This is a predicted structure of a 251-nucleotide part of an RNA (large-subunit ribosomal RNA, domain VI) from a Cryomorphaceae bacterium.
Context: one part of a larger RNA
């Protein structure tokens, strides 16, 4: 732009992708078979590898806007505190997120024709013969089945419901993130929990400053302190004002 009003939702499937793996072990059963030595189909349960999908409960990894210690040198007049820089100074832990070496799950099962093959009836050719006629067995390949995608399938499908110039409905703009390069997408926009603050959980860290007390002092105690990105909740404090454009068959 098309799909011949617009919206909005739910869907069929023409077609196309994904997947399709291999092993051990027990029981069947020391059975069938076999002088023995061995040593099973078939069936049934466990359980591995690789391989793929999704997920972060737990195990780790990261985690330069969290905390703690710490060394050098500036700098807040000094002391005590705090800060800059020196790879993130250096080291120890770590929330969210994002991940594997972590966690879950898949590979099933049947069905159809049908290869090699094996067979039934069966004549040319009174026998014989799976084959010529006719029939039926048989495989991880093939066509369904199982996961997605999918009406631009222009062959352009299908249902519903809603509305229409007395503007249905989309867009700017605006807080925004389960979304993201930028469009796009999702959430909200006062009739509001959209974000941010703030509160309060959970969590990280590990026990603040200042001051009492004990100690000669280092240091310990009040003190599970103190701070704290991103996560779960409440809360309208803050900011989503106002407005503005486009829009269809009919009429």
């Nucleotide at each position: 732009c098309g799909u011949u009003u617009g919206a909005g939702a739910u869907u069929u499937g023409a077609g196309a992708g994904g997947a399709c793996c291999c092993g051990a072990u027990u029981c069947u059963a020391g059975u069938a078979c076999g002088a023995g030595a061995g040593g099973a189909c078939c069936g049934a349960a466990u359980u591995g590898g690789a391989c793929g999908c999704a997920c972060c409960u737990c195990u780790g990894g990261u985690g330069u806007a969290u905390c703690u210690g710490u060394u050098g040198u500036g700098g807040c007049g000094c002391c005590a505190g705090c800060u800059g820089c020196a790879u993130u100074g250096c080291a120890g832990a770590g929330u969210a997120g994002c991940u594997a070496c972590g966690u879950g799950c898949g590979g099933a099962u049947g069905a159809g024709a049908u290869a090699a093959g094996c067979g039934c009836u069966g004549a040319a050719a009174g026998c014989a013969u799976c084959u010529a006629a006719g029939c039926g067995c048989g495989a991880a390949a093939c066509u369904c089945a199982c996961c997605u995608c999918a009406a631009g399938a222009u062959g352009a499908g299908a249902u519903c419901u809603c509305a229409u110039u007395u503007g249905a409905g989309a867009g700017u703009c605006g807080u925004u993130a389960a979304a993201g390069a930028c469009g796009a997408u999702a959430a909200c926009g006062u009739u509001g929990a959209u974000a941010g603050g703030c509160u309060g959980c959970a969590g990280g860290u590990g026990u603040a400053a200042a001051g009492g007390c004990a100690g000669u002092a280092a240091u310990g105690u009040c003190a599970a302190a103190g701070c704290c990105g991103a996560g779960c909740a409440g809360u309208a404090c803050u900011a989503a004002u106002u407005a503005c454009u486009c829009a269809a068959a009919a009429g």